[in-house]
Predicted 3D model of a 401-nucleotide RNA (Bacterial RNase P class A) from Puniceibacterium confluentis. Model confidence (mean pLDDT): 77 of 100. NCBI's taxonomy places the organism under Bacteria, Alphaproteobacteria, Rhodobacterales, Paracoccaceae, Puniceibacterium.

RNA sequence: GCGGAGGGCUGGAUGGCCGCGGAGGGACCCUGGUCCUUUCGAGGAAAGUCCGGACUCCCUGAAGCAACGGUGCCGGGUAACGCCCGGGCAGGGCAACCUGACGGAAAGCGCCACAGAGAACAGACUGCCUGUAUCCGAUACAGGUGAGGGUGAAACGGUGGGGUAAGAGCCCACCGGGGGACUGGCAACAGGACCCGCAUGGCAAGCCCCACCGGGAGCAAUGCCGAAUAGGGACCCCGCGCGGGAUUGAUCCUUUCGGGGAUAUCACUGCAGGGCCGCUUCAGCCCAGGGGUCCGGGUUGGCAGCUUGAGCCACGUCGCAAGGCGUGGCCCAGAGGAAUGGCCAUCUCCGGCAGGGCAACCUGCCGCAGACAGAAUCCGGCUUACAGGCUCUCCGCGCAA
Numbered sequence: 001g002c003g004g005a006g007g008g009c010u011g012g013a014u015g016g017c018c019g020c021g022g023a024g025g026g027a028c029c030c031u032g033g034u035c036c037u038u039u040c041g042a043g044g045a046a047a048g049u050c051c052g053g054a055c056u057c058c059c060u061g062a063a064g065c066a067a068c069g070g071u072g073c074c075g076g077g078u079a080a081c082g083c084c085c086g087g088g089c090a091g092g093g094c095a096a097c098c099u100g101a102c103g104g105a106a107a108g109c110g111c112c113a114c115a116g117a118g119a120a121c122a123g124a125c126u127g128c129c130u131g132u133a134u135c136c137g138a139u140a141c142a143g144g145u146g147a148g149g150g151u152g153a154a155a156c157g158g159u160g161g162g163g164u165a166a167g168a169g170c171c172c173a174c175c176g177g178g179g180g181a182c183u184g185g186c187a188a189c190a191g192g193a194c195c196c197g198c199a200u201g202g203c204a205a206g207c208c209c210c211a212c213c214g215g216g217a218g219c220a221a222u223g224c225c226g227a228a229u230a231g232g233g234a235c236c237c238c239g240c241g242c243g244g245g246a247u248u249g250a251u252c253c254u255u256u257c258g259g260g261g262a263u264a265u266c267a268c269u270g271c272a273g274g275g276c277c278g279c280u281u282c283a284g285c286c287c288a289g290g291g292g293u294c295c296g297g298g299u300u301g302g303c304a305g306c307u308u309g310a311g312c313c314a315c316g317u318c319g320c321a322a323g324g325c326g327u328g329g330c331c332c333a334g335a336g337g338a339a340u341g342g343c344c345a346u347c348u349c350c351g352g353c354a355g356g357g358c359a360a361c362c363u364g365c366c367g368c369a370g371a372c373a374g375a376a377u378c379c380g381g382c383u384u385a386c387a388g389g390c391u392c393u394c395c396g397c398g399c400a401a
Base pairs, nucleotide, nucleotide: 001397002396003395004394005393006392007391008390009389010388012347013346014345015344016343017342018341020041021040022039023038024037025036026035027034028033043372047383048382050381051380052379053378054377055218056217057216058215060283061282062281063280064279065278068214069213070212071211072210073087074086075085076084077083088102089100090099091098092097103209104208108207109206110203111202112201125149126148127145128144129143130142131141132140133139157175158174159173160172161171162170176198177196178195179194182191183190184189222304223303224302225301232295233294234293235292236291237290238289241271242270243269244268250263251262252261253260254259273287274286275285276284311330312329313328314327315326316325317324318323349370350367351366352365353364354363355362356361
């Protein structure tokens, strides 16, 4: 100097005039408001609505199981996560780095088109060897074989040697594969003495198995006030049991008028039953309830929720880091059909044109802030979009000293 990789910051400033929304203060006043003043007022993604929560309500409560869904190497971080950090392995890249739907194929089921002899414990198309028919060649049949060739994305280990009728891990060396003492590491894993000729493809982002995690809705949640209506109507299904139980209650019979007996029954109570739950156990409740379909009416008002937060900044400290801890400082939108804008002037960045200059750069003119893009309950992430500018670290190549 060129090319590449990984991060961080920014993406306007100043003045004037007019105009908005929140909070505070003051004055006036018709208590409804009006005016003045101080101060604050969109983003790194506010987008997507993909994850995780805080918060609110609901399911009768607790526990367990099932169904359904999610994640998937190891160790940390975090309120938590499918996120972040560090590490391992695999793949891409010369490298810096990037990516990973990264547990299990020997629990089972399933799929691998076409081609090919044969696609999972398969198979003989071509070929090689031996024998017979016949002297040679050729052909046919029988047996052996799977090294060579072919088909295919992939053919049941590879290279070399020995051996064989010809071949084959048949045998051997090395590689590969399986097992593996031991060593390093918290671990995933890495190395690995030694042993074994060694039965083996892929797909689980096919079903599945294993481990761990998970209720449902959502600020249009929810709460209060006000107002209004029809405490609305029709239909269907399951169920509505047995016993005890008062004379201070009721009815009946009887009486020697003291009472006695019978019947039904309230509260209460025992057992069982129907439910409130996807299932079970325990508890609680209704015990007359439990469930379903359809038609119709009222409320479209106001206030709260509403912004002080797992908040931000600085310094120190622990940690490789993500982050944690401590001290100090700061308050930084809260609208309600939805506010922060418009105009003017100047400066600056950037782009274009012209001129000067070896270049750096200077002067003038034009564009005129010129990328993606606007909160709506709030946070932590991820993903997507992004003109221009500044900056840090690393890798490769070339050159010079």

About this RNA
It was read from a public genome assembly, where an Rfam model found it. It matches the Rfam family "Bacterial RNase P class A". It is annotated as a ribozyme. Gene Ontology terms of the family: ribonuclease P activity, tRNA processing and dimeric ribonuclease P complex.